[in-house]
Context: one part of a larger RNA
RNA sequence: UGACGGGGGUCCGCACAAGCGGUGGAGCAUGUGGUUUAAUUCGAUGAUACGCGAGGAACCUUACCUGGGCUAGAAUGCGAGUGACGUCCUGUGAAAGCAGGAUUCCCUUCGGGGCACAAAGCAAGGUGCUGCAUGGCUGUCGUCAGCUCGUGCCGUGAGGUGUUGGGUUAAGUCCCGCAACGAGCGCAACCCCUGUCCUUAGUUGCCAACUCAUCGCAAGAUGGAGGGACUCUAAGGAGACUGCCGGCGUAAGCCGAGAGGAAGGUGGGGAUGACGUCAAGUCAUCAUGGCCUUUAUGCCCAGGGCGACACACGUGCUACAAUGGCCGGUACAGAGGGUUGCGAAGCCGCGAGGUGGAGCCAAUCCCUUAAAGCCGGUCUCAGUUCGGAUUGGAGUCUGAAACCCGACUCCAUGAAGUUGGAAUCGCUAGUAAUCGCGCAUCAGCCAUGGCGCGGUGAAUACGUUCCCGGACCUUGUACA
Numbered sequence: 001u002g003a004c005g006g007g008g009g010u011c012c013g014c015a016c017a018a019g020c021g022g023u024g025g026a027g028c029a030u031g032u033g034g035u036u037u038a039a040u041u042c043g044a045u046g047a048u049a050c051g052c053g054a055g056g057a058a059c060c061u062u063a064c065c066u067g068g069g070c071u072a073g074a075a076u077g078c079g080a081g082u083g084a085c086g087u088c089c090u091g092u093g094a095a096a097g098c099a100g101g102a103u104u105c106c107c108u109u110c111g112g113g114g115c116a117c118a119a120a121g122c123a124a125g126g127u128g129c130u131g132c133a134u135g136g137c138u139g140u141c142g143u144c145a146g147c148u149c150g151u152g153c154c155g156u157g158a159g160g161u162g163u164u165g166g167g168u169u170a171a172g173u174c175c176c177g178c179a180a181c182g183a184g185c186g187c188a189a190c191c192c193c194u195g196u197c198c199u200u201a202g203u204u205g206c207c208a209a210c211u212c213a214u215c216g217c218a219a220g221a222u223g224g225a226g227g228g229a230c231u232c233u234a235a236g237g238a239g240a241c242u243g244c245c246g247g248c249g250u251a252a253g254c255c256g257a258g259a260g261g262a263a264g265g266u267g268g269g270g271a272u273g274a275c276g277u278c279a280a281g282u283c284a285u286c287a288u289g290g291c292c293u294u295u296a297u298g299c300c301c302a303g304g305g306c307g308a309c310a311c312a313c314g315u316g317c318u319a320c321a322a323u324g325g326c327c328g329g330u331a332c333a334g335a336g337g338g339u340u341g342c343g344a345a346g347c348c349g350c351g352a353g354g355u356g357g358a359g360c361c362a363a364u365c366c367c368u369u370a371a372a373g374c375c376g377g378u379c380u381c382a383g384u385u386c387g388g389a390u391u392g393g394a395g396u397c398u399g400a401a402a403c404c405c406g407a408c409u410c411c412a413u414g415a416a417g418u419u420g421g422a423a424u425c426g427c428u429a430g431u432a433a434u435c436g437c438g439c440a441u442c443a444g445c446c447a448u449g450g451c452g453c454g455g456u457g458a459a460u461a462c463g464u465u466c467c468c469g470g471a472c473c474u475u476g477u478a479c480a
Stems, first nucleotide, its partner, number of pairs: 001480002003477003007474007015464002019427005026318008034309002042053002064304007076123003081117003086103007105114003125293002128291003134287002136282003139278001141276001146185006152161003165176003191270004196238007206227002211224005241264001244258001245256004307446001320420001324379007336367003341360002346355003386417001391412007433456007
């Protein structure tokens, strides 16, 4: 100087407390350990691994296993030489491949050129090892408020001072004081979305008023013309700064059911992650030193495996019901996606779906009926009209191909489960809880995952003694 303390002081955080909902019990999905296996490819392992790399394992992917093949090799460059490349056929084979046959170039100044194949040779290849040789990228402490430098001063020196102190803040934020004076990286602001208003613009969006047509007794509905008011779209601007008022304070600032305002003290959310820590993670994204391999640890192919199952754990989904299940009717979103794509109306099918093909390169058309909600009916506390696992049968779709190993539909079957021990997790407001919708990947899909979007919409916080983590000052130390 740090680090540590079951030392002290001050302070903070869904850290505790106060609340709401879960996990731990059940079934299933998924990841992991273990076991098994010819192989169950590899990595990730307290917090910071375990719905993680994987934003799509039937083949492919694929790195693993078994078997069949190749050896300058699957790709690319130079290349003597050849004339094709391609197409068709035969044999063998699971395919890859191997062997054989048929057919067959263009331009030309006749020097050659284009294109294709290609011996030897020069360069290969490796998801083999080392993340403790590395770059790059990432997690975490932590969006915590810290980490440093120049000059000066102090100290023999390591080093200190500044950065400590008194206040204040979300903040090393700001103020005052001070042998310090300044500065840098962080904080904040500048950026994006959202909340209010104004201006500009008006198609594909909008329809208040006026007008026309059709239908209708009427209310009104539909369409056209028209309009820029409104909604909206998207560009610019305004607006919030403790600016004003009162109180406290030297100041910074704090307090107020204050005024004004759509919004008030960082308005809400995002992006943004200092010096560093964990020899943290990744040689399997990629790059790369070294080592290893070269008729194999490389390459091609078929089939299998990554999906096994006594068991253990993590993360989820669905439930155990009446604030509910089922049936009928009825209302209201936002954000996305669409041309080998989205696919309407109509028709067929109980349904998955089929047929059909309008329209749309999309504010135009389609995906697209949002669901919870509301209205009416039914069930009456039961392993049930709860719950849906499992299994049998029949199908649909994608795809060469659904046996291992896809999703979905219909009929039948109806398991465990009656609110879950010790323990443990999330959340402070449009949040939790709950309800549906979309997208990426993608032929299809094991998505209950991930990332977004809107609808409905709470409870509680006395307080900081305690648990956990952190910041500053101080103290002790046989630690560095």